[in-house]
RNA sequence: CGAGUCGGUCGGGCAGUCGCUCGCGCGCGAGCGCGGGAGGAAAGUCGGGACUCCACAGGGCAGGGUGGCCGCUAACGGCGGCUCGUCGUGAGACGGGGAUAGUGCAACAGAAAGCAAACCGCCGCCGGCUUCGCGCCGGCGGUAAGGGUGAAACGGUGAGGUAAGAGCUCACCAGGCCCACCGGUAACGGUGGGUGCUGUGUAAACCCCACCCGGAGCAAGACCGAAUAGAGGGGCGGGCGGCCCGUCCGAUGCCCCCGGGUACGGUCGCAUGAGUCGUCGGGCAACCGGCGACCAAGAGGAAUGGCUGCCGCGCGGGCAACCGCGGUUACAGAAUCCCGCUUACAGGCCGACUCGGGUC
RNA sequence: GGCGACGUGGUGAAGUGGUUCAACACGGAGGUCUGCAAAACCUCUAUUCACCGGUUCGAAUCCGGUCGUCGCCUCCA
Numbered sequence: 001c002g003a004g005u006c007g008g009u010c011g012g013g014c015a016g017u018c019g020c021u022c023g024c025g026c027g028c029g030a031g032c033g034c035g036g037g038a039g040g041a042a043a044g045u046c047g048g049g050a051c052u053c054c055a056c057a058g059g060g061c062a063g064g065g066u067g068g069c070c071g072c073u074a075a076c077g078g079c080g081g082c083u084c085g086u087c088g089u090g091a092g093a094c095g096g097g098g099a100u101a102g103u104g105c106a107a108c109a110g111a112a113a114g115c116a117a118a119c120c121g122c123c124g125c126c127g128g129c130u131u132c133g134c135g136c137c138g139g140c141g142g143u144a145a146g147g148g149u150g151a152a153a154c155g156g157u158g159a160g161g162u163a164a165g166a167g168c169u170c171a172c173c174a175g176g177c178c179c180a181c182c183g184g185u186a187a188c189g190g191u192g193g194g195u196g197c198u199g200u201g202u203a204a205a206c207c208c209c210a211c212c213c214g215g216a217g218c219a220a221g222a223c224c225g226a227a228u229a230g231a232g233g234g235g236c237g238g239g240c241g242g243c244c245c246g247u248c249c250g251a252u253g254c255c256c257c258c259g260g261g262u263a264c265g266g267u268c269g270c271a272u273g274a275g276u277c278g279u280c281g282g283g284c285a286a287c288c289g290g291c292g293a294c295c296a297a298g299a300g301g302a303a304u305g306g307c308u309g310c311c312g313c314g315c316g317g318g319c320a321a322c323c324g325c326g327g328u329u330a331c332a333g334a335a336u337c338c339c340g341c342u343u344a345c346a347g348g349c350c351g352a353c354u355c356g357g358g359u360c
Numbered sequence: 361g362g363c364g365a366c367g368u369g370g371u372g373a374a375g376u377g378g379u380u381c382a383a384c385a386c387g388g389a390g391g392u393c394u395g396c397a398a399a400a401c402c403u404c405u406a407u408u409c410a411c412c413g414g415u416u417c418g419a420a421u422c423c424g425g426u427c428g429u430c431g432c433c434u435c436c437a
Stems, first nucleotide, its partner, number of pairs: 001356010012311007020037007039331001043342002046340005051217004058245004063213005068082005083096005097208002102206002104202003119147002121143009155173006174198002176195008221268004230258001232257005237249003260436002275294008312328001313326005361433007370386003378417001388404005410426005
């Protein structure tokens, strides 16, 4: 210098002015003053929790989820480290229980597709034909080395062996299983020995193993207020997805339907929290702990905006000063909150690393 | 705001791992018949099963993500 890999971060700034909204203060009041006012994803609502009610949630079945090992965390399908496999020259990326527990499936093609299989071929025997040739035809049998089919055909190479063949036997190689020892918390790795064991794939098919999960959701739920008509009808259970048990509540009770009232009434839940920043310590890291500082949107048909000037950015023109264009810009926009994941994103900036080339 | 269901020709829909043309009905187009039509009959009408990845030999179907459509949930007594 070129090509690439991984991670982090920003995503307009300042000033003026006119508005919107929330809080505090002042004012009898109209209002005035001061202060706060979107995001890294506020999004999708995919996973997990907090919180609330149902019994501060019980047992079993059914159902659902997760899946190498160890750790982190409130929890997770998240994150970190390690490990094995595949891909890549590499930095790195992607994936992960069990297919000898059992069951199912493997279309088409092919002879045979799961206690494998004889279409061609090869070989033997028998019979017939014969132009007598190591020939041809038929039958019976052996054979998985070769051909061909398929996504997949039951280890590979060589030698022996044989009528022809075959782990049938042997040597080497690849893999599996069993045993012992060593390293590691473990997954796993290494070494040595034994065994011809070589039986495919699929569990994002049923299933098995281990672990986890009660249901509903802030329109949860609590309180206050206004108005009205319930002497209405039905059911006997109800405890917010199914079944059984247990337990709690219960006939002035509960559920469903019909009828009535009000008009999207008000307050709380609702923002001090698994909080943010700095620093020190522990840990490879995720993360944890100590100390200090700070409080930073809170609406309810739903605020967070418009204009002007300067700077910055991008594009176009120009040698240049500069001029023009740009919703002053991408994706997007809080609605109980938090931790993740995923998806969208104009244009930058920073760090670590890899491969190739050049120069000193 | 929360929760749930669905997406297959122009329309309504079946198919829920298997090749061969993804049924069927109504549209629509062309043809046969007819003097012209209707009816009837024949043929055609999904290269992408909303889109993008993955699992598998093989995906409309199974798994994940995105997009879209539809439905339900609000007060008092």
Molecule: RNase P RNA; transfer RNA
Organism: Binatia bacterium (SeqCode)